c-di-GMP-I-GGC riboswitch aptamer from a Clostridiales bacterium, 92 nucleotides, folded computationally. It was read from a public genome assembly, where an Rfam model found it. Lineage of the source: Bacteria > Bacillati > Bacillota > Clostridia > Eubacteriales. Of the family's consensus pairs, 95% are formed in the model.
RNA sequence: AUCGAAAAAAGGUAAACCUGCCGAAAGGUAGGGACGCAAAGCCACGGGUCUGAAGCGAGUGCCAAUUCGCUAUGACAGCCGGGUUUCCGAAU
Numbered sequence: 001a002u003c004g005a006a007a008a009a010a011g012g013u014a015a016a017c018c019u020g021c022c023g024a025a026a027g028g029u030a031g032g033g034a035c036g037c038a039a040a041g042c043c044a045c046g047g048g049u050c051u052g053a054a055g056c057g058a059g060u061g062c063c064a065a066u067u068c069g070c071u072a073u074g075a076c077a078g079c080c081g082g083g084u085u086u087c088c089g090a091a092u
Stems, first nucleotide, its partner, number of pairs: 001092002003089002012037002017032006035078001041084003045081003048076003055070006
C1' cells in the first nucleotide's frame, strides 16, 4: 500500500418500532430497541430521493377561506458516485 476472516479480537455504530422535545413538513435530537454496517466517521460537490412553510401560477368560493400545479433556499452521508480522516490485523 492492498484487502476485509461466511463467528479473529479490542471496540464502534444502530434500521423498523415506542416515548419526550424541536420543526409547516421532510426530518432532527435524547432515551429505549437491534435490522444491519469494515468507514453505517465526517463533507450536500455530481446524480438521485423526500418535503413544500414562504414564493409563483391556476381553480373554487357563501369573500371567511380552500384546492391543485411548479419551485429549495429545507432534508437525507444507512441510495449511488466523489472528497477527506481513521481503529484492528487473518491474508497479499